[in-house]
Overview
Predicted 3D model of a 73-nucleotide RNA (transfer RNA) from Candidatus Nanopusillus acidilobi. It matches the Rfam family "tRNA". Gene Ontology term of the family: triplet codon-amino acid adaptor activity. The coordinates come from a structure-prediction model, not an experiment, and the mean pLDDT is 83.
RNA sequence: GGGACCGUAGUCUAGGGGUCAUGAUGCCGCCCUGACUAGGCGGAGGUCCGGGGUUCGAAUCCCCGCGGUCCCC
Numbered sequence: 001g002g003g004a005c006c007g008u009a010g011u012c013u014a015g016g017g018g019u020c021a022u023g024a025u026g027c028c029g030c031c032c033u034g035a036c037u038a039g040g041c042g043g044a045g046g047u048c049c050g051g052g053g054u055u056c057g058a059a060u061c062c063c064c065g066c067g068g069u070c071c072c073c
Stems, first nucleotide, its partner, number of pairs: 001072007010025003018056001027043005049065005
């Protein structure tokens, strides 16, 4: 230098045009317990990497950047 794939809560992750963006884990509160790291219930936390475009409508499609992983040279 060329190519492929990826970027969504602290971490991992689902969602591939529409109605509140999903779950796990962690965190906070309450309950349970002799007690707890175990168990039960509830809650907060995301403007979906940035910008532009298409569309009535974009996390989702297109373009340009930025970052990551892998391959080729």